[in-house]
RNA sequence: AGAGUUUGAUCCUGGCUCAGAGCGAACGCUGGCGGCAUGCUUAACACAUGCAAGUCGAACGUGAACGGCUUCGGCCUAGUAAAGUGGCGUACGGGUGAGUAACACGUAGGUAAUCUACCCUAGAGUCUGGAAUAACCUGCCGAAAGGCGGGCUAAUACUGGAUAGAGCGACGGAAUCCGUAAUUGGGUUUUUCGGGAAAGGGAGCUCGCAAGAGCCCUCGCUUUAGGAUCAGCCUGCGGCCUAUCAGCUAGUUGGUGAGGUAACGGCUCACCAAGGCAUUGACGGGUAGCUGGUCUGAGAGGACGACCAGCCACACUGGAACUGAGACACGGUCCAGACACCUACGGGUGGCAGCAGUCGAGAAUUUUUCACAAUGGGGGCAACCCUGAUGGAGCGACGCCGCGUGGAGGAUGAAGGCUUUCGGGUUGUAAACUCCUGUCAUUUGGGAACAAGGUGCAUCGAUUAACUGUCGAUGCAUUGAUAGUACCAGAAGAGGAAGAGACGGCUAACUCUGUGCCAGCAGCCGCGGUAAUACAGAGGUCUCAAGCGUUGUUCGGAUUCAUUGGGCGUAAAGGGUGCGUAGGUGGCGGGGUAAGUCAGGUGUGAAAUUUCGGAGCUUAACUCCGAAACUGCAUUUGAUACUGCCUUGCUUGAGGACUGGAGAGGAGAUUGGAAUUCACGGUGUAGCAGUGAAAUGCGUAGAUAUCGUGAGGAAGACCAGUGGCGAAGGCGGAUCUCUGGACAGUUCCUGACACUGAGGCACGAAGGCCAGGGGAGCAAACGGGAUUAGAUACCCCGGUAGUCCUGGCAGUAAACGGUGCACGUUUGGUGUGGGAGGAUUCGACCCCUUCUGCGCCGGAGCUAACGCGUUAAACGUGCCGCCUGGGGAGUACGGUCGCAAGAUUAAAACUCAAAGAAAUUGACGGGGGCCCGCACAAGCGGUGGAGUAUGUGGCUUAAUUCGAUGCAACGCGAAGAACCUUACCUGGCCUUGACAUGCAUCUCUAAGUUGGUGAAAGCCAGCGAGUCCCGAAAGGGACAAUUUGCACAGGUGCUGCAUGGCUGUCGUCAGCUCGUGUCGUGAGAUGUUGGGUUAAGUCCCGCAACGAGCGCAACCCCUGUGAACUGUUGCCACCAGGCCGUGAGGCCUGAGCACUCUGUUCAGACUGCCCUGUGAAACGGGGAGGAAGGUGGGGACGACGUCAAGUCAGUAUGGCCCUUACGGCCAGGGCUGCACACGUACUACAAUGCUCAGCACAGAAUGAUCCGAGACCGCGAGGUGGAGGAAAUCUCUAAAACUGAGCCCAGUUCGGAUUGGAGGCUGCAACUCGCCUCCAUGAAGCCGGAAUCGCUAGUAAUGGCGCAUCAGCUACGGCGCCGUGAAUACGUUCCCGGGCCUUGUACACACCGCCCGUCACAUCAUGGAAGUCACUUGUAGCCGAAGUGCGCGCGCUAACCAGCAAUGGGGGCAGCGCCCUACGCUAUGAGCGGUAACUGGGAUGAAGUCGUAACAAGGUAGCCGUAGGGGAACCUGCGGCUG
Repeated sequence: AGAGUUUGAUCCUGGCUCAGAGCGAACGCUGGCGGCAUGCUUAACACAUGCAAGUCGAACGUGAACGGCUUCGGCCUAGUAAAGUGGCGUACGGGUGAGUAACACGUAGGUAAUCUACCCUAGAGUCUGGAAUAACCUGCCGAAAGGCGGGCUAAUACUGGAUAGAGCGACGGAAUCCGUAAUUGGGUUUUUCGGGAAAGGGAGCUCGCAAGAGCCCUCGCUUUAGGAUCAGCCUGCGGCCUAUCAGCUAGUUGGUGAGGUAACGGCUCACCAAGGCAUUGACGGGUAGCUGGUCUGAGAGGACGACCAGCCACACUGGAACUGAGACACGGUCCAGACACCUACGGGUGGCAGCAGUCGAGAAUUUUUCACAAUGGGGGCAACCCUGAUGGAGCGACGCCGCGUGGAGGAUGAAGGCUUUCGGGUUGUAAACUCCUGUCAUUUGGGAACAAGGUGCAUCGAUUAACUGUCGAUGCAUUGAUAGUACCAGAAGAGGAAGAGACGGCUAACUCUGUGCCAGCAGCCGCGGUAAUACAGAGGUCUCAAGCGUUGUUCGGAUUCAUUGGGCGUAAAGGGUGCGUAGGUGGCGGGGUAAGUCAGGUGUGAAAUUUCGGAGCUUAACUCCGAAACUGCAUUUGAUACUGCCUUGCUUGAGGACUGGAGAGGAGAUUGGAAUUCACGGUGUAGCAGUGAAAUGCGUAGAUAUCGUGAGGAAGACCAGUGGCGAAGGCGGAUCUCUGGACAGUUCCUGACACUGAGGCACGAAGGCCAGGGGAGCAAACGGGAUUAGAUACCCCGGUAGUCCUGGCAGUAAACGGUGCACGUUUGGUGUGGGAGGAUUCGACCCCUUCUGCGCCGGAGCUAACGCGUUAAACGUGCCGCCUGGGGAGUACGGUCGCAAGAUUAAAACUCAAAGAAAUUGACGGGGGCCCGCACAAGCGGUGGAGUAUGUGGCUUAAUUCGAUGCAACGCGAAGAACCUUACCUGGCCUUGACAUGCAUCUCUAAGUUGGUGAAAGCCAGCGAGUCCCGAAAGGGACAAUUUGCACAGGUGCUGCAUGGCUGUCGUCAGCUCGUGUCGUGAGAUGUUGGGUUAAGUCCCGCAACGAGCGCAACCCCUGUGAACUGUUGCCACCAGGCCGUGAGGCCUGAGCACUCUGUUCAGACUGCCCUGUGAAACGGGGAGGAAGGUGGGGACGACGUCAAGUCAGUAUGGCCCUUACGGCCAGGGCUGCACACGUACUACAAUGCUCAGCACAGAAUGAUCCGAGACCGCGAGGUGGAGGAAAUCUCUAAAACUGAGCCCAGUUCGGAUUGGAGGCUGCAACUCGCCUCCAUGAAGCCGGAAUCGCUAGUAAUGGCGCAUCAGCUACGGCGCCGUGAAUACGUUCCCGGGCCUUGUACACACCGCCCGUCACAUCAUGGAAGUCACUUGUAGCCGAAGUGCGCGCGCUAACCAGCAAUGGGGGCAGCGCCCUACGCUAUGAGCGGUAACUGGGAUGAAGUCGUAACAAGGUAGCCGUAGGGGAACCUGCGGCUG
């Protein structure tokens, strides 16, 4: 610091996701040790048990027992324990975060408006009386808890009196000082008045019998002042969400007086006034303890508030007070409630959010531990006691930190695993093995610090009159939970100690096997449908490591809420427009002030934390010390540039005045003409109207047409113009009246009066609504006619609201420049509207300058690009509005407005990984332009109808083997299915195999042959040889063969979607690309486009391109002309000879190579020549010459690529599968099966024909198991026979045509299917299932519906001939050859295909594309809803516990007073009443949530149904608003927009 993901690719916008860090975590797998931290985030749910607050005998009165001793009296225990009175403490410490949006917290201040026990300092005092009461004893009630009565008693308990001076309080008076906005506050001095204190205990000494007294010390007590500490109250500022909460408030705001409090205060009350708060967000709702800080981040920020620390709040829930210095009190009291427990049913008791622990909830959070040794707290003079605070230990990898699981050597690169191209590679120096070390754990032994104080003893000093008192010092002794722990030493032995996740990209790390869109994975993109680096397993690798992953959550990345640091023409986003309030911002100069601002000082900003520097634990974590920091707040002193405020001026901003012209600016009134329609009248006759074509409609009752007259309404032709005006909507005949604004000129006036503008107010197209008019035309709805599969549409005929006017409502549009308003600055060109000036002119125009509008083109700059560009989308400033992924949705609910329609404000659940902008390349278009092609047209002949042949589908079958399937499968693979072929079926057989190689093994058989069985294959039995080398021989070895076994063979089994190769097709179409350069952010473009031309990207010209490659063309072959050479098997003109013939002439031989021909090599054709074209070229047209003329004709040749096109069955080949079978052999059958459908052909339907007879002319091929002549036989197929021929020698050699005759338009002398019979040929064999011949038979068919094919010249059509395959043949097929030999093309509108350019696009699997809505089904979330349930809360009432206050207090009553007393008084208590008030109850609202029959839309889902609305002119351009209609997308009307 970035990365992945929208696309075919690009750039941008924009969301989603990832990599990082963190956690009080949880879960999964795993787990050696230690240190330091940390541990119920949920149910503030309920709690068993134990402990967590007591202490003091130096305040007081009492006062045991167990046990022991005993003389039985008692003594010791012991004035101990214990309870009680009293004092202090229990308000601290500890827990929790429910409540609380608040002076609760933080920070800075105030308190002259206050309190403060214990503590410190200082002063003074501590005198003298009295009456009770608990304990105790006793009686009673009660189950208990407990209570009541009587009697005795003490105090530092209670209480009367005295004293109190400076002090306290108060009313005044007097004097004086300080401060304040103030008639307000305070200080000092003096004077007057008032009431109010106390408690004693202990040590020592002295005296005393004792009680006690005195002295001294000490602890207390009272009072006053001051301090310290703690606390109360008040104020400024700061920190959550929500406006779908906009108004709230009656003690409310203030005053006067009173009460109350420690203290100010409506804190409370009486009276008076009517205030107070709020868009700077009151009130309400939701959520939440706040902070220091923690996490993250570069920072600014964001999120959080565990542990530690400060503050607050709470203590089962609600209320209340008491005591006290302090509480409205966690382990106190009272009441009410819920819950739980005890109970004798009468009544009682309890409160773990203290420490442990339990149940429950939950994904989840520990021991019912030790000690007061340390630190701290309470009490006490102290010793000491108490202390679940605290210090420790235990449990948990929950976190952070440290250590270890060994180190060095070690190649045969072991074995094993995995993999392999079978060679190897890898695991891997890893292991084994050798040599070492000893951390941790284990074991043995030693063994801490944290301890100082206190106390005891001893000594010394100080104090004092003195001391055994008190204080201080020294020495000795004593005090440790942790802990036999840390630590140290010894011993033994590599011995006890490694896993988790990942490995497609992001992201470091790859292979094999299994699986086969299954099982599964997945953070995002996405993997998996038979070769998965993505699933599962394995090997290997990578990353971390006692942990590793997953999940959750926070920040980051995210500049994705943008202060730092974003945007709004088209991506989300400018309000429809103006006026204007609050607010924000604001021209130039002077003076003042000092609020903002800047600088310095002071105070504070707790500690901890963080940072830096040190130090201590062996290191680190951790802890300690120091510094810095704490960006803040307050106060004070200065500065005065800028801003603010006050004041004084100015004129340039703004406004006013005057003059002037322009304009569909607005409102009202009046008025004219054209046209439509209608009415009436005239003329006139059969149609009119309408459409793609029609029909509905109108018309013989007279339409349309035409003329005249009249009525009525609406709209304003031409002018008219990216012309004008207006804020926008919008405004168009003319005239008049009223009226707004802008502009120019003059520079006279005011003197900042300005800009923007949340709310607010006003205006606001069309459509719509209400009421009243009006209604010609047009026209939603509606009716009818067409179209159509349908047509609720488009088209047609009608037609009502409406459109028009008046008055109101509504308030929306693609209300758009998709561009808020204002001001300033920044190169230009050009046009146009309005004005002014200059120059010029007789006057004007043109021209120049300038101001103000409206446009176009363009520079810099900006922009993702498109584009904008002085009318900015440039550069700046001010203010307002708006945006934050797509869908859900501008929807629901709520509010406001409206008569309604609806408008406005405006979510969430859920769902997707995109949605989108601009541009690019293609493809496509029922877009455009240009061009081509037997593409159409013009022609000729066919197919589709018949019969047959053949192929295919289907059906059938044991099998009908397999493949090919639009063009581009279907006379295709197959250039030959009777067996074979053959792959299929049935049956019979073989198993190292029919075939190849190797190893081992056996021994006599192999080739061949004989026999049996059998359908054959096969099986069984028999006969039957050897080759080479070594060696003298015997013999051995090798080869061959056989047997057996093992490797393997074999497979037309699967996958053409794993492949090679080959092929088809677009298409012989003219295209497809590259290098360098240039342009563009980029994909890409340019070149290759343009103007011409061509069959052609062929060529020329131009051009930011210049060149090049693959294609085109040419080079190759055949053919057409000529030449040269060649000369047998070809040729025979001339010449010679011979033969035949009357003759013409023919034949043979020689000679010859002239000609034809065969073959080879050349020549020729190149727009070369001439003319011409608007003219430079290319090129075109015409002509000459020439065998051939503009690529002469034909062939071979097929660019980049497309179709996952075809072929695993031609061969090859990866993978998978079979292995006594999916291999091999054999026989028979099948591939030929037949209701039917299609393709391709043949033969025909006849007279341009058929039959018969005669007769003429080819080319190219073939031939040895072959072609086969003449001759003979047969009607014929054919047979006999065999000359010649491995071929220019022999063989085969035409038919149509032509000549003549017959047929005479018919199912025929056409046609030949079918069937019967007889034959021939091939072959082992023609039954299934061959071909041919002859005789007989003589079917359909009389030119073929819709539709469709081929062909542009030696072509179509037509005629025959040959060849391959092959024993034969289904060939009528295929491939070739020659003969005869046409017609037509105006032309490119249309159909099909193709090329180039351009345009639109929502397509890119590319139109066989994409895509919309209803309906049906399933799932999910959500709205409405009769109701129903819960919670919160308001209002009006009722009830009214405990308790404070107030009042009464006739009952009761020790202290004081009076009194001799009785008694009375004072005071108090019970009780009662009143106010307030918790819980509770009633009525009625509001808010919020749950649930619900039914219902609405939404989202998602596999290949459902109906249509085809949108994207191309999407086939009716689309969209916006509105209204009506319709199964649905939608259609139609009106107005608007161009996207």